This is a predicted structure of a 350-nucleotide part of an RNA (small-subunit ribosomal RNA, central domain) from an uncultured prokaryote. Rfam family: Bacterial small subunit ribosomal RNA. RNAcentral holds the full RNA, with entries from ENA. The prediction has a mean pLDDT of 85.
Context: one part of a larger RNA
RNA sequence: CUGGGCGUAAAGCGCGCGUAGGUGGUUUGAUAAGUUGGAUGUGAAAGCCCCGGGCUCAACCUGGGAACGGCAUUCAAAACUGUCUAACUAGAGUAUGGUAGAGGGAAGUGGAAUUUCAGGUGUAGCGGUGAAAUUCGUAGAUAUCGGGAGGAACAUCGGUGGCGAAGGCGGCUAUCUGGCUUAAUACUGACACUGAGGAACGAAAGCGUGGGUAGCAAACAGGAUUAGAUACCCUGGUAGUCCACGCCGUAAACGAUGUCAACUAGCCGUUGGGAGGUAGAACCUUUUAGUUGGCGCAGCUAACGCGAUAAGUUGACCGCCUGGGGAGUACGGCCGCAAGGCUAAAAGUC
Repeated sequence: CUGGGCGUAAAGCGCGCGUAGGUGGUUUGAUAAGUUGGAUGUGAAAGCCCCGGGCUCAACCUGGGAACGGCAUUCAAAACUGUCUAACUAGAGUAUGGUAGAGGGAAGUGGAAUUUCAGGUGUAGCGGUGAAAUUCGUAGAUAUCGGGAGGAACAUCGGUGGCGAAGGCGGCUAUCUGGCUUAAUACUGACACUGAGGAACGAAAGCGUGGGUAGCAAACAGGAUUAGAUACCCUGGUAGUCCACGCCGUAAACGAUGUCAACUAGCCGUUGGGAGGUAGAACCUUUUAGUUGGCGCAGCUAACGCGAUAAGUUGACCGCCUGGGGAGUACGGCCGCAAGGCUAAAAGUC
C1' cells in the first nucleotide's frame, strides 16, 4: 500500500474537444515479454523461528534444521494479457434520400407599447400612496386626436413543447452554417472509450476604447415612514442595461447526480420519425427509442427517495472527499488594465 465514499451528511471539474497515459470487439496462425511449472546456482556468518545439548535454572553459550518473501541462468507449457500476422462485422464512422427544431453567424424588415417633439381639441388639476408629500401643471399639464423621431423588447401562439456540450436560445424574411434523428441499401474494417497536462466555449455583474441611450435603474438627491431609517414606499436620476471590438472566467454554472458501455417487471402521457389500416384527412394500431414527463416491481438508500433518463447489477477511465472553525484565507507562484481569479497551507482553538 491492498480502505470507505461523492443527489441532500465532506466530496462530480461550469461544459465539450483533445495530447500523453490507462482500458479495449470476433476468429486464425506465430511468438513467448507478462503468466505458470520444473531444474541449477546464489541468497556469508551471526540474529529471528523449530528440535536438541552445556553452565544447578534462566539470561547466556552451543549443534542441527527451517527460513532467507528475492535474483540470475536454463528447460518446458501456451489458456489469458502483450506483440506480429491474416481475416471478420455485431462497436465506431462514411455515402444517398427525407423529417422536425427559439441550435449558431451576419443582413434586412414588421406591428403593439413606453418616452419625447411639433400641432389640434380642451381646462384645472395631474401624479403618487397605507395615508401623504417631494415632482409636473394657467409659460396650458393630465386626458384625447392625427403626425414625426428614437431606442429597446418581441404579447397571443407557448406547451413538465423544441433545439443546443454547457452557458443558453423566442416577431417575420431570405442567406451562410453546426448537430440530432429516420429509412433502405452500399462502403471502411476496431479506425473505439476515457482523458493528467493543454487549448476552445462559458449567464449576470465588472473593466478598456468608440458609439448609442426609449424604458428600467446600482450610486446619488429629494419626499415620506421611524426613536433613528445611511432601508423597505414615493418623485427624480447617473453608471449600467443596447451595439462593435478586446478583456474578465466566475454563479444555488443545479438533476446540488462526471463521461462511455452492457444487463435488469410493468403501466400511462408527450414529442419527432418509420410501417400498417383508412379513397384522403382526422383518427386508430404497431414499432423504434430518438426525446421529454408521471407512477411503479425487484433492487438500492441513514432516511427522504431513486427506480431502463437508476441513486439497481457490473465494467473502463477521469475528477474529488477524509471532524468543525481558522480558510477557500496567508505566503509564494501563474493569470488579469483593474476588480480579482486559479493553485493553496500552518499556528493557536473546539